[in-house]
The RNA shown here (SAM riboswitch aptamer (S box leader)) has 111 nucleotides and comes from Peribacillus huizhouensis.
It was read from a public genome assembly, where an Rfam model found it.
It matches the Rfam family "SAM riboswitch aptamer (S box leader)". From the family's description: The SAM riboswitch is found upstream of a number of genes which code for proteins involved in methionine or cysteine biosynthesis in Gram-positive bacteria.
The organism belongs to Peribacillus, within Bacteria.
Of the family's consensus pairs, 97% are formed in the model.

RNA sequence: CUCUUAUAGAGAGUGGUGGAGGGACUGGCCCUACGAAACCCGGCAACCCUUUAACAAUCUAGUUAAAUAGGUGCUAAUUCCUGCAAAGCGGCAUGCUUUGAUAAAUAAGAG
Numbered sequence: 001c002u003c004u005u006a007u008a009g010a011g012a013g014u015g016g017u018g019g020a021g022g023g024a025c026u027g028g029c030c031c032u033a034c035g036a037a038a039c040c041c042g043g044c045a046a047c048c049c050u051u052u053a054a055c056a057a058u059c060u061a062g063u064u065a066a067a068u069a070g071g072u073g074c075u076a077a078u079u080c081c082u083g084c085a086a087a088g089c090g091g092c093a094u095g096c097u098u099u100g101a102u103a104a105a106u107a108a109g110a111g
Base pairs, nucleotide, nucleotide: 001111002110003109004108005107006106007105013041015040016039017038021031022030023029025083027081028080042075043074044073047071048070050067051066052065053064054063055062079103084100085099086098087097088096089095
């Protein structure tokens, strides 16, 4: 980088270094010298691993719940909204609502 599967309305700092950008992309709308990115510390969560309990089972494999030592991840705003399609509403407008897809993110597995 590509493919497969799963997830997203919850949660997490008045900390230190740093010194101008950031929220993937489009169009918006925002955050930011009352301090952006990045790094460190702290925290959150429970995807994988691990541990414990219950269920099930000939064994292997498995289901549910809890814990959080380890591997990642996350720590403004629903993935901030949106893009493509369908349905409904409508004063017929470049509007509103819902659903699905796409994209992107993360995890696990494969190449």

Model confidence (mean pLDDT): 81 of 100.